[in-house]
RNA sequence: AGAGUUUGAUCCUGGCUCAGAAUCAACGCUGGCGGCGUGCCUAACACAUGCAAGUCGAACGAGAACGGAUGGCGGUAGCAAUACCGUCGUCUCAGUAAAGUGGCGAACGGGGGAGUAACACGUAGCUAACCUGCCCUUCAGUGGGGAAUAACCCUGCGAAAGUAGAGCUAAUACCGCAUACAGUCCCUGGAGCAUAAGCCCCGGGGAGCAAAACUUGUAAUGGCGCUGAUGGAGGGAGCUGCGGACGAUUAGCUUGUUGGCGGGGUAACGGCCCACCAAGGCGACAAUCGUUAGCCGGCCUGAGAGGGCGCACGGCCACACUGGAACUGAAACACGGUCCAGACUCCUACGGGAGGCAGCAGUGGGGAAUUUUGCACAAUGCCCGAAAGGGUGAUGCAGCAACGCCGCGUGGAGGAUGAAGGUUUUCGGAUCGUAAACUCCUUUCGACCCGGAAGAAGGUCCGGCUUCGGUCGGGCUUGACGGUACGGGUGGAAGAAGCCCCGGCUAACUACGUGCCAGCAGCCGCGGUAAUACGUAGGGGGCGAGCGUUGUUCGGAAUUACUGGGCGUAAAGGGCGUGUAGGCGGUUCGGUAAGUCUCGUGUGAAAUUUUCCCGCUUAACGGGGAAAAGUGACGAGAAACUGCCGGGCUAGAGUGUGGAAGGGGCGAGCGGAAUUCCCGGUGUAGCGGUGAAAUGCGUAGAUAUCGGGAGGAACACCAGUGGCGAAAGCGGCUCUCUGGACCACAACUGACGCUGAGGCGCGAAAGCUAGGGGAGCAAACAGGAUUAGAUACCCCGGUAGUCCUAGCCCUAAACGAUGAAUGCUUGGUGUGGCGGGGCCAGCUGCCGUGCCGGAGCUAACGCGUUAAGUGUUCCGCCUGGGGAGUACGGUCGCAAGGCUGAAACUCAAAGGAAUUGACGGGGGCCCGCACAAGCGGUGGAGCAUGUGGUUUAAUUCGACGCAACGCGAAGAACCUUACCUGGGCUCGAAGCGACGUGGAAAACCUCAGAGAUGAGGCCCUCCCGCAAGGGACCGCGCCGGAGGUGCUGCAUGGCUGUCGUCAGCUCGUGUCGUGAGAUGUUGGGUUAAGUCCCGCAACGAGCGCAACCCUCACCCUUAGUUGCUCGUCCCGGCUUGCCGGGGAAGCACCCUAGGGGAACUGCUCCGGAUAACGGAGAGGAAGGUGGGGAUGACGUCAAGUCCUCAUGGCCUUUAUGUCCAGGGCUACACACGUGCUACAAUGGUCGGUACAAUCCGUCGCCAACCCGCGAGGGGGAGCCAAUCGGAAAAAGCCGGUCUCAGUCCGGAUUGUAGUCUGCAACUCGACUACAUGAAGUUGGAAUCGCUAGUAAUCGCGUAUCAGAACGAUGCGGUGAAUACGUUCCCGGGCCUUGUACACACCGCCCGUCACAUCACGAGAGUGGGUUGUACUAGAAGUCGCAAUCCCAACCGCAAGGGGGGUAGCGCCCCAAGGUGUGACUCAUGAUUGGGGUGAAGUCGUAACAAGGUAACCA
Repeated sequence: AGAGUUUGAUCCUGGCUCAGAAUCAACGCUGGCGGCGUGCCUAACACAUGCAAGUCGAACGAGAACGGAUGGCGGUAGCAAUACCGUCGUCUCAGUAAAGUGGCGAACGGGGGAGUAACACGUAGCUAACCUGCCCUUCAGUGGGGAAUAACCCUGCGAAAGUAGAGCUAAUACCGCAUACAGUCCCUGGAGCAUAAGCCCCGGGGAGCAAAACUUGUAAUGGCGCUGAUGGAGGGAGCUGCGGACGAUUAGCUUGUUGGCGGGGUAACGGCCCACCAAGGCGACAAUCGUUAGCCGGCCUGAGAGGGCGCACGGCCACACUGGAACUGAAACACGGUCCAGACUCCUACGGGAGGCAGCAGUGGGGAAUUUUGCACAAUGCCCGAAAGGGUGAUGCAGCAACGCCGCGUGGAGGAUGAAGGUUUUCGGAUCGUAAACUCCUUUCGACCCGGAAGAAGGUCCGGCUUCGGUCGGGCUUGACGGUACGGGUGGAAGAAGCCCCGGCUAACUACGUGCCAGCAGCCGCGGUAAUACGUAGGGGGCGAGCGUUGUUCGGAAUUACUGGGCGUAAAGGGCGUGUAGGCGGUUCGGUAAGUCUCGUGUGAAAUUUUCCCGCUUAACGGGGAAAAGUGACGAGAAACUGCCGGGCUAGAGUGUGGAAGGGGCGAGCGGAAUUCCCGGUGUAGCGGUGAAAUGCGUAGAUAUCGGGAGGAACACCAGUGGCGAAAGCGGCUCUCUGGACCACAACUGACGCUGAGGCGCGAAAGCUAGGGGAGCAAACAGGAUUAGAUACCCCGGUAGUCCUAGCCCUAAACGAUGAAUGCUUGGUGUGGCGGGGCCAGCUGCCGUGCCGGAGCUAACGCGUUAAGUGUUCCGCCUGGGGAGUACGGUCGCAAGGCUGAAACUCAAAGGAAUUGACGGGGGCCCGCACAAGCGGUGGAGCAUGUGGUUUAAUUCGACGCAACGCGAAGAACCUUACCUGGGCUCGAAGCGACGUGGAAAACCUCAGAGAUGAGGCCCUCCCGCAAGGGACCGCGCCGGAGGUGCUGCAUGGCUGUCGUCAGCUCGUGUCGUGAGAUGUUGGGUUAAGUCCCGCAACGAGCGCAACCCUCACCCUUAGUUGCUCGUCCCGGCUUGCCGGGGAAGCACCCUAGGGGAACUGCUCCGGAUAACGGAGAGGAAGGUGGGGAUGACGUCAAGUCCUCAUGGCCUUUAUGUCCAGGGCUACACACGUGCUACAAUGGUCGGUACAAUCCGUCGCCAACCCGCGAGGGGGAGCCAAUCGGAAAAAGCCGGUCUCAGUCCGGAUUGUAGUCUGCAACUCGACUACAUGAAGUUGGAAUCGCUAGUAAUCGCGUAUCAGAACGAUGCGGUGAAUACGUUCCCGGGCCUUGUACACACCGCCCGUCACAUCACGAGAGUGGGUUGUACUAGAAGUCGCAAUCCCAACCGCAAGGGGGGUAGCGCCCCAAGGUGUGACUCAUGAUUGGGGUGAAGUCGUAACAAGGUAACCA
């Protein structure tokens, strides 16, 4: 410090997610030791039991018992002494325990955080408005009396808790009196301070107010108390400024409310309370209300600023079962006190009582979850006490828990045959791995044994000194932790490692299993047979007594942006003005000092943090020092800037004078054209409308046309990115009234300004109310069409409405998707208005409105003085998509609806701009038998063949739009053959290697069998070597291992098809762009062509095109047999110059097959840019690539093929291998493709007759001749072939016949008889002859081929092959028609445009409906919580009143007085409770509404292309 994720890729915006740190944690797996910390976050739920606050006898009175000792008496035992038991005394226990009066404490310490949004807390102040027990300082005093009352005792009541009455008694308990000029109050003089009342000091006069003793000692004395006062320390109380939560879908709140006067009350100010008077007070700087919450030091995170938190420790607050109340006291409205009410629990004799763990332990419950009913007061601290001492669940310790932090260990060194074993493997190896074993060494921690602390200060006794507070010396004594820490020893590597991860982010890879299953997952995403992503294993990575997961917080997130963001198109500028509050504000001088800055003072507790030093062996932890930390307070100073006060200025703003433009606004009047309607004339059959029609109108006279009239609405041309207005908006002409801007001048005012939350006003269209108006147009509606449907688009009609008046509505894609104002910053060119200058042709100023562009900005597009540049000021708005501008609430509206405006839930994106493609029922240009123009077919028939389907034991498999279907198959009777049935074999049918064993092998014969096969016979045998043995070959056994047309063509190689023989596809360098990419390759021409030329930020290059290759066409040359024959020789025939045959000879010609030439737009003319090139022509066998072939760029289709072959993986191994026989691949209701033959006369048939080329042949082609109607048979010459043979070419031509018919067409089908091949033609061959003679008379929708030697038509050959082509593949013969042209169909190329497509239009995608599920809204209501208000109620209690009652202290002899107590009463207040009525909120509710999500559901096709009616907004 960043990373992943939207896309085919890119940049941006933007969300989601991850890596870090932290945690009062929990869960899973695992777990050796120690130190230091931490440990109910939930039910402020309920609590059994024990303990948590007592102490003082040196304040006071009273005062046991058990036990012990002893005496008397009685009893028992014993002879007795005596013992034991019971009882009564005395002493002791003991002035003890327990209890009581009194004092102090119990208000501290400890707990949890319910409430509280508040002076509760923090911080800084104030109190001249206050209090303070114990402690300290100082001053003064402590005299003399009195009356009671607990305990105790007696009598009662009660179950108990407890309590009533009578009697006695003490005090440091209580009460008078005396004394008290210090204090308080009243009157009063003076000084100082402060100034609002006032405070304070020194005085004078007056009034009233205190006290307690105890102890030491013989005493004195001392100690400790008590009373009044002073000051202090520490503590508390009150007040104030400022600060820190959310919600405006809470906007108004308030009657003791705000203030005054006078009282009351308090420690004290104060409406704190009361009476009266006034009518105030608070609030957008957020009152009130609601929700949430203890606050802080700090803790976590972060670079910081911030954000989150408030556990432990520390400060403050509030609380103590819930609510209320007071009492006591220095202090409480009191956790372990009191009273009352309520709920709950317990006891009860039913009459009454008792209780409060949010103290420490502990229990139940809740919960994912949080410990021992421990030890000790030894230390620290607190309370009491003179002290000893007592108390203390505060505290110190221990226990439990890896809950956290920190430290240590589980061994160290050597050790290669790289052991065994595991895993993997290409079988070679690799790896675990120096790891282990083994050798040497060490012993922390744990175990056992021994020793053994510090923490202790103090206390007390004796002695010395003493200022009497203490201090010194000696003796004795005090430790829960704990026999712990720590130290030493013994022994041995001995007792001690796991968890998570390994697709990317993110460090770490293989095998097997699984097969969209099981599962994983933080995000992206993995898994559908080769998963580094699931599970396991091996290996590896990380951390380590832990490791992961989950939750939460901060970070990353500049993703709320103060530091530090944005708003043209990504989310975001208010529809536009006006203006309130507020914010901001020109220039100059003087003053001031609020902001600002500097210095100082005090404070900001400790702990924490940082840093330095130190202590525990280290660290965590701890001790000491320093630093740091405030938006705060006070004082002093500065005066630039801001503010404030005052005086000036004129550049902002405004006024004035003069001018000029304009659809600016309101109202009134006027005008013509057109549409429609009405009247009349002319006139006749149609008009109208559409893609085409129909509805409609018209013979009752339409449309058309002429004349007249009515009425409403809108204003052609002018008219212009021209004008005006704030926006909405404004357009015939004239007039009235009226707003604003602009120019010129520079006279006047002198900052008067800008913006603007709320508010107010304006605000297109549609819509609403009332009344008018209504020509045209036209929602709704109706009809006609279209259509699968057509509630639409088109057509005929047509009502609201559109218009006017008055009033509402208040929204728009109200857009420049761009808030207003102002300053600054290169230019060019139009245009509207007003000027200046000029010998009007270009010059110039201001205001407005456009275009193009510089810098700059921007993600890009683009903006660019009219900014989206660069500054300032103010306002509005945004924070992922959906849900949703929805719900609820409020408010406005007559309504429609507007404004404001969420959440649950859900997704990993949604978006912007640009790029490359692809696509478009977008555009341009151009090709192709693409259409058109032609010729012939297919689709109908029969047959052949292939396919689907069906059937079957099997009908083996593959191929499926073009680009599967006469395809693999160039040839299934057996074989082939992969399929089926049955019969066999298992090292196997074939090959290789090793070992063992036997033998030549083979052939032949017989038997069984369907055969494979089995049994038997025959044969007695190879080479080398003397032998042993070896070798070649064969059989058998066994091993390694064979075999598989089994699966996966979506694991592959190779090969092939297709786009397409289309003209394209790319690269290097350079340049442009943030980038994807672009440029080049686009453009102007041209071509069959990215072919060439020109131009150009490109310059070159590669694969393609073309050419080079083969063949055909012409010529030359070479060669001349088996080919040829001009001439020559011989023979025969005759029509006497021709035909046939033969020989020699020749190669001239034909031909054959080698080589060469020839064609290149080379030449001429024209066009064109003078180019490329095109057109015409000459010559030429051939002319513009001459015809044909071979040749197939980058790539696409997961195209085809595992059944040609090869090959990974998987499967199979007495079978999915292999051998054999038979069957099947040939089935047959059907459907389709490809063909053949036809339907006839351009023909059939009969006879005669002519002319090819390719090619093939010894397992072959087969001549002549003979036989057969024929297929064929016999025969055998020739030929390894330019020699012989296949071989007859056919159409054609000549002649005859048939005469339009199911025929002399057509030949299917069937019967019979044959031929040939073959081991074998039954299933299932071809052919022949005779007989039979089906459909079919030119083929619906649709569809195919072909542009010249082509189509059409005719035959011939070949491969395969024993045989078996209508197929395939070659060959030649005859030999056309047509192409205007590129609008349309199909395919393709280039450029451009739009795009929401990128699996790329066979794309994407919307809504209803149906189903499932989730959350939410409405809902007759129902239930709960909180709360307002009115009334009622009124416990306890304070206060008050009054005196039925009672009374010791003082006065008094007494009565009585004074005073007090107590019940009672009463008033105010008031808790719970009750009644009524509201508000808010939660839950629930038949039913209902939309929304989200979900697998391949239904209906349509709305949007994205001109999306097929452009889309969108209201």
Small-subunit ribosomal RNA from an uncultured prokaryote, 1514 nucleotides, folded computationally. Rfam family: Bacterial small subunit ribosomal RNA. Its Rfam clan is "SSU clan". Model confidence (mean pLDDT): 85 of 100.